[in-house]
RNA sequence: UGAGCCGGCCGGGUGGCCGCGGCCCGGCGGCGCUUCCGGGCGCCGACCGGGUCGAGGAAAGUCGGGGCUCCAAAGGGCAGGGUGCUGGCUAACGGCCAGUCGGGGCGACCCGCAGGAACGUGCCACAGAAAGCAGACCGCCCGCGCCGGAGACGGCGCGAGCAAGGGUGAAACGGUGCGGUAAGAGCGCACCAGCGCUCGGGGUGACCUGAGCGGCUAGGUAAACCCCACCCGGAGCAAGGCCAAGCAGGGGACGGGCGGCCCGUCCGAUGUCCCCAGGUAGGCCGCACAGAUGGAUGGCCACCCGCCGGGCCGCCGCAAGGACGGCCCGGUGACAGGACCCCGCUUAUAGGCCGACUCACCGU
Numbered sequence: 001u002g003a004g005c006c007g008g009c010c011g012g013g014u015g016g017c018c019g020c021g022g023c024c025c026g027g028c029g030g031c032g033c034u035u036c037c038g039g040g041c042g043c044c045g046a047c048c049g050g051g052u053c054g055a056g057g058a059a060a061g062u063c064g065g066g067g068c069u070c071c072a073a074a075g076g077g078c079a080g081g082g083u084g085c086u087g088g089c090u091a092a093c094g095g096c097c098a099g100u101c102g103g104g105g106c107g108a109c110c111c112g113c114a115g116g117a118a119c120g121u122g123c124c125a126c127a128g129a130a131a132g133c134a135g136a137c138c139g140c141c142c143g144c145g146c147c148g149g150a151g152a153c154g155g156c157g158c159g160a161g162c163a164a165g166g167g168u169g170a171a172a173c174g175g176u177g178c179g180g181u182a183a184g185a186g187c188g189c190a191c192c193a194g195c196g197c198u199c200g201g202g203g204u205g206a207c208c209u210g211a212g213c214g215g216c217u218a219g220g221u222a223a224a225c226c227c228c229a230c231c232c233g234g235a236g237c238a239a240g241g242c243c244a245a246g247c248a249g250g251g252g253a254c255g256g257g258c259g260g261c262c263c264g265u266c267c268g269a270u271g272u273c274c275c276c277a278g279g280u281a282g283g284c285c286g287c288a289c290a291g292a293u294g295g296a297u298g299g300c301c302a303c304c305c306g307c308c309g310g311g312c313c314g315c316c317g318c319a320a321g322g323a324c325g326g327c328c329c330g331g332u333g334a335c336a337g338g339a340c341c342c343c344g345c346u347u348a349u350a351g352g353c354c355g356a357c358u359c360a361c362c363g364u
Stems, first nucleotide, its partner, number of pairs: 001360004006355005012304007020054008028045007056335001060346002063344005068236004080232005085099005100114001101112004115227002120225002122221003137166002139162002142159007174192006193217001195214008240285004249276006255267004305333010315322002
């Protein structure tokens, strides 16, 4: 200098004018109550003035979890769903941190739906003879018969053996070599890979590592059934709570009938007065140092800042040109806006700042 990688942060600024919403104060107006007639108190207002507060890193998707609220609920089990390497953090999580293992990258670093497949069942497309304790298509070897040939040998048929070679496939029952054999084969041996068992060392653990032994080898798939371990009641602020008009309903008093009177009983759609539970409209709370009500936080101008495009000048260069500096003109400032609250995840995002690290080249 170029390319890259990881983490953190900002995401326009200042001023002026106009505008929006909540709350508070004052004025003005209206209504109600009260009055010792001066006024006082309360409520409301779409009016006027002032003060103060007013979105984000994601407010988004509503995916995971929790608070809160109501309903349900002895305890246990089944069914159903979720999570799935280890240790820790957390109120909790499918989140975060640190590690292990596997994969990718020269590297910084990145990615992983990462329990169990020598319990069982299922499946393994196409191709291929054969896809699971498999398989003779081509092929190799031996024997017998027939034919050809002088012979060596070759061809055909039958029977038996072979997984070494070819071919198919994502995958064909370890790899290389030597021995062995009619030809072959872990059939035997050496080394390597892998698996299991035993013993030792390190680590809290996942796991890492060393030695010995073993049969020589066990395919994949559990985002297929299944097995194992752990977790999970449901609905959601339109949750839910309080006050409560009118109409309808119920009860009482008054009234009327029975009756001499009281008690009692009956009647009353339309009479009068008073009372009553539940509950509708409506209001308030829930509800917040923004707040809610179909939903306020915006617009214009000026200057500055950043970015993009064009032009001119300087600088470098013979030139084409240039990623550097200055000036001018034009454009532009992303993604996007709470609605009960919080913790996360995911997704969108113009442009910029800071820090750590890696690789390549050059100079010393």
Background:
The RNA shown here (Bacterial RNase P class A) has 364 nucleotides and comes from an Acidimicrobiales bacterium. The RNAcentral record of the sequence draws on ENA. Rfam family: Bacterial RNase P class A. About the family: Ribonuclease P (RNase P) is a ubiquitous endoribonuclease, found in archaea, bacteria and eukarya as well as chloroplasts and mitochondria. By type it is a ribozyme. Rfam links the family to the GO terms ribonuclease P activity, tRNA processing and dimeric ribonuclease P complex. The coordinates come from a structure-prediction model, not an experiment, and the mean pLDDT is 76. Of the family's consensus pairs, 89% are formed in the model.